The RNA shown here (Guanidine-I riboswitch aptamer) has 96 nucleotides and comes from a marine eukaryotic metagenome.
[in-house]
């Protein structure tokens, strides 16, 4: 570096809630409804794969396996994606 998974956070298609109306079949509203689906971190967590340093072993131009590292990070405004909306993209972007 890369993936996934979960989180924190998100909102409202879809379910569920809640209101109204109803031919009781359903229909419209509501996210100023904990929720379940669903989005979801560079700057949470975590596993994996990858790189790197090092030891070890075999039948050594190679191949296994074991440790070890894999850091550090303040952050708009505006813009985009979806049904939306965000700690998603633009972006470890300006800027500080």
């Nucleotide at each position: 570096g890369g993936c996934a998974a979960c989180u924190a956070g998100g909102g409202u298609u879809c379910c569920g809630g809640c209101c109204u109306u109803u031919u009781c079949g359903a229909a419209g509203g509501u996210g100023a409804c904990u929720g379940g689906u669903c989005c979801g971190a560079g700057a949470g967590u975590u596993g994996c794969c990858g790189g790197c340093c090092u030891c070890u072993c075999c039948g050594g131009u190679g191949g296994a396996g074991g440790g070890g590292u894999u850091a550090c990070a303040c952050g708009g405004c505006g813009g985009g994606a979806u049904a939306a909306a965000a700690g998603c993209c633009c972006g470890g972007g300006a800027g500080a």